SAM riboswitch aptamer (S box leader) from uncultured Tenacibaculum sp., 117 nucleotides, folded computationally.

RNA sequence: AUGUUAUCAAGAAAGGUGGAGGGAUUAGACCCUAUGAAGCCUUAGCAACCCUUUGUUCUAAACAAAGAAGGUGCUAAAUUCUACCAAAGCAAUUAAAUGCGUAAGGAUAGAUAACCC
Numbered sequence: 001a002u003g004u005u006a007u008c009a010a011g012a013a014a015g016g017u018g019g020a021g022g023g024a025u026u027a028g029a030c031c032c033u034a035u036g037a038a039g040c041c042u043u044a045g046c047a048a049c050c051c052u053u054u055g056u057u058c059u060a061a062a063c064a065a066a067g068a069a070g071g072u073g074c075u076a077a078a079u080u081c082u083a084c085c086a087a088a089g090c091a092a093u094u095a096a097a098u099g100c101g102u103a104a105g106g107a108u109a110g111a112u113a114a115c116c117c
Stems, first nucleotide, its partner, number of pairs: 003115006013043005021032003026083004044075003049071002051067007079109001084106002089100003
């Protein structure tokens, strides 16, 4: 790499450098950007996946509370939105078929963590 599981509507930015792009990919929309994009560096912060402590039940371990030293991660907008299926709903019809269609829900893709390898 691949795979498994969990999470993804919350939260958290300044400085330096850099100099035109960026928001994963394709298409469309929308947005950010010379009042300075990406990248890199420094510092700060957020969160609580791993983790630490305590408690309960305990075979493993699970759950709850508190925490933040360490390993990651993250710090515009929902994973920016849409794309595939689609309850509800709307349209259509005698009834259906059918069409439209939603942050109901699901799938795909992606991101992150832990494990696996």

The sequence was found by an Rfam model in a public genome assembly. Its mean pLDDT, the model's own confidence on a scale to 100, is 82.